[in-house]
Formats: sequence, C1' cells, structure tokens
RNA sequence: CUCAUCCAGAGGGGUGGAGGGACCGGCCCUGCGAAGCCCCGGCAACCAUCUCGUCAUGUGGACACGCGUUCGUGUCCCGGUCGAGGCAGGUGCCAACUCCGGCCUGGGGUCAAGGUGGCCACCAGGAAAGAUGAG
Repeated sequence: CUCAUCCAGAGGGGUGGAGGGACCGGCCCUGCGAAGCCCCGGCAACCAUCUCGUCAUGUGGACACGCGUUCGUGUCCCGGUCGAGGCAGGUGCCAACUCCGGCCUGGGGUCAAGGUGGCCACCAGGAAAGAUGAG
C1' cells in the first nucleotide's frame, strides 16, 4: 500500500502501585487495586492443515500409444473457484457495538427569530480514522 472482517464469544492467580478505555470531546472503568510483566485458563476460526461436495479448467509435469513429431489421444500426478465440516500448528482476542460521537446525507427534537440559522454525542445510511488477519 491492497483486500477481508469489526452488534457474537471468552478471566482467574501472582507481581506492581495510578492510571486506563488509540487521538479529541463525551461518558465510563479503576485503592473492593489501573497500566505493564509472569503463570494458568478460555473464546474465535483470518492463515496453515485434513475430509467431503461443487464449478471450471491449465503455454503445468511424468509415462504410454498414434505417427502428420513445435501435433493428437489416454492414464496418473500437481494446481484453481465456491460451500460445508474437522483440527488447533502461526497470529489474534477475553468491560461497555470498534463504549458513543467527531466528516457527509436524510429524518426527528429543541432554541431563537428574520429572511433563515444555532444546538443535539437522538434514529437510519455512507465515509474517515482505528484494530486484527492475509498478501
């Protein structure tokens, strides 16, 4: 940088001693003990791996035959798509939807008025940002 996913799920102990929830605002968690580190446990199934099915088929490989020899046919091997299931090797994760909002669009509410505007962490959709995996 690209692609996929983000309303599900899953915590105890030790150590440590004041922060943490990426950022900003809000709202939360936290001396009934935050972050970090260690141990054990768990969740999930992205990648790897195995099985079954599905669809498509390769300037792919080996062998045999034909013989028209930069060709064709057959058998076997390797490889691809999509789906289901198994496993748990490589990651990841275990307060709150990615805690909510941040930008845009539509709706709703509210306050002012004067030629329309402010506000809302309300609803819906889409972006952005972030996280995780794979490349």
Predicted 3D model of a 135-nucleotide RNA (SAM riboswitch aptamer (S box leader)) from Nocardiopsis alba. Its Rfam family is "SAM riboswitch aptamer (S box leader)". Rfam's curators write: The SAM riboswitch is found upstream of a number of genes which code for proteins involved in methionine or cysteine biosynthesis in Gram-positive bacteria. The RNAcentral record of the sequence draws on MGnify. Lineage of the source: Bacteria > Bacillati > Actinomycetota > Streptosporangiales > Nocardiopsis. Of the family's consensus pairs, 97% are formed in the model. Model confidence (mean pLDDT): 84 of 100.